[in-house]
RNA sequence: AUUAUAUCGCCGAAUUCCGCUAGGAAGCGGGGGAACCAAAUUCGGGGCGCAUCGUUCGUGAGAACGUAGGACACUCUUCAGUCCGAGCCCGUCAGCUAACCUCGUAGGCGUUGAAGAGGAGA
Numbered sequence: 001a002u003u004a005u006a007u008c009g010c011c012g013a014a015u016u017c018c019g020c021u022a023g024g025a026a027g028c029g030g031g032g033g034a035a036c037c038a039a040a041u042u043c044g045g046g047g048c049g050c051a052u053c054g055u056u057c058g059u060g061a062g063a064a065c066g067u068a069g070g071a072c073a074c075u076c077u078u079c080a081g082u083c084c085g086a087g088c089c090c091g092u093c094a095g096c097u098a099a100c101c102u103c104g105u106a107g108g109c110g111u112u113g114a115a116g117a118g119g120a121g122a
Stems, first nucleotide, its partner, number of pairs: 008110004015026004027105006037095001044093001045090004053066005069084004074118007
C1' cells in the first nucleotide's frame, strides 16, 4: 500500500421485524392539501440538502480567495485544530394549513484533542 472477513464507529431520514418470492408492516423522514392570516405572478417560480452569498481573474468553460451554514466515538459549555461549504429534482405550478392524499427508507466512508459539569457502563 492492496484484498477478504468480523467487530466498533462517522455523515445521512435511510433502521427493525415478517415473508419461498413478488412484497408487507412498525419506526424514522419528505411533499401536497381548508378556514383565518399572509402574499404577488418571464426579471418565471418552487422542492430536498449544512451547502448560501460576495470579490477578483477568464472570450467562454471555468478558476482562485473568502463567507452564511455544517461535521469531527455519551450530552452540554469553553479553548484550540482539521475538513465540507456539493449535487440533484419539479416543469409555468405549489405561502401557512385541520381533515385528508402521497412519496423515501439510499449512498458514501474510517476518526481530534484538552478542561469543566452532568450522565451511562464495568
The RNA shown here (c-di-AMP riboswitch aptamer (ydaO/yuaA leader)) has 122 nucleotides and comes from a soil metagenome. Rfam family: c-di-AMP riboswitch aptamer (ydaO/yuaA leader). Gene Ontology terms of the family: regulation of gene expression and cyclic-di-AMP binding.